[in-house]
Order: sequence, then C1' cells, then structure tokens
RNA sequence: GCGGCCAUAGUCUAGACUGGUCAGGACGUCGGCCUUCCAAGCCGUUAACCCGGGUUCAAAUCCCGGUGGCCGCACCA
Repeated sequence: GCGGCCAUAGUCUAGACUGGUCAGGACGUCGGCCUUCCAAGCCGUUAACCCGGGUUCAAAUCCCGGUGGCCGCACCA
C1' cells in the first nucleotide's frame, strides 16, 4: 500500500441481508417486596447504536469518507 471482518448501556450480546411502534436480552446499578439478617427469589428502575456527511417521509440498518481493533496479502535497505 491492497483486501476482508468487527465497533450497540458499566460488562457481554441479539437485531443490519428485507429501513418503519418506545432498540431487545443477560449480568450489573438503584429502589421495593420477602427474610431476624444476608444470600437466593419476585417486582420495578437505570443506561447504548464509534465519528462526520449523503439518500429517504423515515437510517443501528442503505451509500460515501474518517477513526480504532483483528486477520490475510504485498513491500522491506
């Protein structure tokens, strides 16, 4: 330098091919119930689409550019 894959709450992850309700789940946080207390269990709560631009009535999703990570190829006095 070329190509491929990936980026979503504090952590892990689904959804993207096929654009459409309030972005779902688990763990965690916080509050409550229960308990003599704790744990477990139950109920509620909290918080996210890497950045910029474009297309569209509407973008996590499609397009372009960028950043970061991983892998392969090429180059290498």
Notes:
Transfer RNA from a Candidatus Bathyarchaeia archaeon, 77 nucleotides, folded computationally. Its Rfam family is "tRNA". By type it is a transfer RNA. Gene Ontology term of the family: triplet codon-amino acid adaptor activity. The RNAcentral record of the sequence draws on ENA and MGnify. Model confidence (mean pLDDT): 81 of 100. The same sequence occurs in records of 2 taxa.